[in-house]
Context: one part of a larger RNA
Molecule: small-subunit ribosomal RNA, 3' major domain
Organism: uncultured organism
RNA sequence: GACCGGGGGCCCGCACAAGCGGUGGAGCAUGUGGUUUAAUUCGAUGCAACGCGAAAAACCUUACCUACCCUUGAAUCCUCGGAAGUCUCUAGAGAUGGAGACGUGCCUUCGGGAGCCGAGUGACAGGUGCUGCAUGGCUGUCGUCAGCUCGUGUCGUGAGAUGUUGGGUUAAGUCCCGUAACGAGCGCAACCCUCGUCCUUAGUUACCAGCAAUUCGGUUGGGGACUCUAAGGAGACUGCCGGUGAUAAACCGGAGGAAGGUGGGGACGACGUCAAGUCAUCAUGGCCCUUACGGGUAGGGCUACACACGUGCUACAAUGGCUGAGACAAUAGGUCGCGAAACGGCAACGUUGAGCUAAUCCAAUAAACUCAGUCUUAGUCCGGAUUGGGGUCUGCAACUCGACCCCAUGAAGCUGGAAUCGCUAGUAAUCGUAGAUCAGAACGCUACGGUGAAUACGUUCCCGGGCCUUGUACA
Numbered sequence: 001g002a003c004c005g006g007g008g009g010c011c012c013g014c015a016c017a018a019g020c021g022g023u024g025g026a027g028c029a030u031g032u033g034g035u036u037u038a039a040u041u042c043g044a045u046g047c048a049a050c051g052c053g054a055a056a057a058a059c060c061u062u063a064c065c066u067a068c069c070c071u072u073g074a075a076u077c078c079u080c081g082g083a084a085g086u087c088u089c090u091a092g093a094g095a096u097g098g099a100g101a102c103g104u105g106c107c108u109u110c111g112g113g114a115g116c117c118g119a120g121u122g123a124c125a126g127g128u129g130c131u132g133c134a135u136g137g138c139u140g141u142c143g144u145c146a147g148c149u150c151g152u153g154u155c156g157u158g159a160g161a162u163g164u165u166g167g168g169u170u171a172a173g174u175c176c177c178g179u180a181a182c183g184a185g186c187g188c189a190a191c192c193c194u195c196g197u198c199c200u201u202a203g204u205u206a207c208c209a210g211c212a213a214u215u216c217g218g219u220u221g222g223g224g225a226c227u228c229u230a231a232g233g234a235g236a237c238u239g240c241c242g243g244u245g246a247u248a249a250a251c252c253g254g255a256g257g258a259a260g261g262u263g264g265g266g267a268c269g270a271c272g273u274c275a276a277g278u279c280a281u282c283a284u285g286g287c288c289c290u291u292a293c294g295g296g297u298a299g300g301g302c303u304a305c306a307c308a309c310g311u312g313c314u315a316c317a318a319u320g321g322c323u324g325a326g327a328c329a330a331u332a333g334g335u336c337g338c339g340a341a342a343c344g345g346c347a348a349c350g351u352u353g354a355g356c357u358a359a360u361c362c363a364a365u366a367a368a369c370u371c372a373g374u375c376u377u378a379g380u381c382c383g384g385a386u387u388g389g390g391g392u393c394u395g396c397a398a399c400u401c402g403a404c405c406c407c408a409u410g411a412a413g414c415u416g417g418a419a420u421c422g423c424u425a426g427u428a429a430u431c432g433u434a435g436a437u438c439a440g441a442a443c444g445c446u447a448c449g450g451u452g453a454a455u456a457c458g459u460u461c462c463c464g465g466g467c468c469u470u471g472u473a474c475a
Stems, first nucleotide, its partner, number of pairs: 004471002007469007015459002019423005026314008034305002042053002064300007073124001076123002078120005085102007106113002126289002129287003135283002137278003140274001142272001147186006153162003166177003192266004197234007207223002211221003237260001240254005316416001320375007333362002337356002342351003382413001387408007429451007
């Protein structure tokens, strides 16, 4: 000097407390363990693995298993032959074989060449095989915590110390004052994006105040005011006032203001820690396989199921269920696409197909909500699992193993033990919408808006962290 302490002091954080809603009980979805299996491919394992890699396992994917096949192989080089290519028959699960027909092109110095196909030879290819404890790169985590260091000087025999400690203050090693220190760097903050107010410019596909017309639809003429769109600016700086304070930094209150003291949100993650994660994104050293640990095909498996755990969805109902009527969004997407209207069907959907390469057309009715009616506390008109039957769609193909619709069926479940999680405001809770992936297949994920709370006395305690100090049987 560093760790550690059920040592001390100061401080912070949804850490506790105060509240709201959950998980743990039920059914289902999904991931994992275990078990099973020919195989149930591999990885991830306290926080920081477990709706994770996977923003899509019917085939493919696919790495696994079984069976059947190939051995210079999908690539480059060399030699030889043939144009390339097209079609038919046939064996087979297919990969792959067997047989036949057509076709003979382009350039040329007529030797041949280019491209493609086949055969051969060896150089080589290939490996999702091992090692993340050989590595690069990328990432998680402590933690958006306020820290981590250096140069010169000074002190100390030295390891080192000082600076960075102290008094205040801050979200902050933020700033001020003091000071054997004086400065500096990486972090903090700011610069970046976005939301909130206003102005200028611009006015179509968006808008419609006033004026006309109207088929009553901004529909048409028209307008450039408003909304909006998207480019440029303005605006917030403790700037102003009062108080407290060391006359400082700053704090408290106020004014004006759309916004007030970091305005809300995002991106941004210091030195390092965990031999943390990844050799299966990729790259790569070493080792290993080379008629196989490589390559191809078909079928199966990754979807198994006495069980255990995690994460979710739906519920247990009246602040509700059902029926009818009525209202209000934002984001993002669309030509191998979105698909209006009409017609058929109880419906999934089908037929036909307008318009749209999109502020124009479409998806597209937002839902919770409001109004009216009904149900009257019941395992029910709650709840919807499971199962039987019939269908629709995608796709070569839905048996293993898809989603959806209709009829019937109508299980558990009456608010959940010990325990445990999230959240401080447009947040929690609740309600729907869109997108990526994608032929099809979300209760997951990522975005978007609608409605919209309660509580915080406080820091004694639990957990994590920062600074100072102290002890030591530790290295």